[in-house]
RNA sequence: GAUAGAGGUUGCGUGAUUCAUCAGUAACUUAUCAGAUGCGGCAGGCGCAGGGGAAGAUAAGCGAAAGGGAAGAACGCCGAAAGGGACUGUUUCCUGUAGCUGUUUCCUUGGGUAUAUAUUGAAGAAAUAUAUGACUGUCAUCUUUUUAGAUGAUGCGCUAUC
Numbered sequence: 001g002a003u004a005g006a007g008g009u010u011g012c013g014u015g016a017u018u019c020a021u022c023a024g025u026a027a028c029u030u031a032u033c034a035g036a037u038g039c040g041g042c043a044g045g046c047g048c049a050g051g052g053g054a055a056g057a058u059a060a061g062c063g064a065a066a067g068g069g070a071a072g073a074a075c076g077c078c079g080a081a082a083g084g085g086a087c088u089g090u091u092u093c094c095u096g097u098a099g100c101u102g103u104u105u106c107c108u109u110g111g112g113u114a115u116a117u118a119u120u121g122a123a124g125a126a127a128u129a130u131a132u133g134a135c136u137g138u139c140a141u142c143u144u145u146u147u148a149g150a151u152g153a154u155g156c157g158c159u160a161u162c
Stems, first nucleotide, its partner, number of pairs: 001162005008078001011077004017071003028061006037049004041097005081109006088102002091099002110136002113133008137154007
């Protein structure tokens, strides 16, 4: 340098399918009150609706969806993948900002889990980040008759073969 592997049955990720939630919510219709503004994330512009009644409130009727989640199965894998920054592209009526999202690049993280805090979210679900705890994989050192124990480190690592 090349090839092949291991960590776990709660290792990581992904399109489709079904189910619950979102929610008896939003929107729409009708009636009453009410009486001039409301909508396009925010600001400006530009549009749309509005005394043939805007916003708002009450009652009735009708009644979703997206994102996120669970399940088994299938597929791709072991920096699998996740997060943060920078440049740049797409997109949201135009500009700016904020946001979604793609490529490249730099940095951090061995793995899952529990708790706490923060962010996102309809959410006591879940995800992400940080901290702490025990567990676990690998390597090194020391101790031990052995089983095993202690300490430290962590993936550009470790093991096997050529």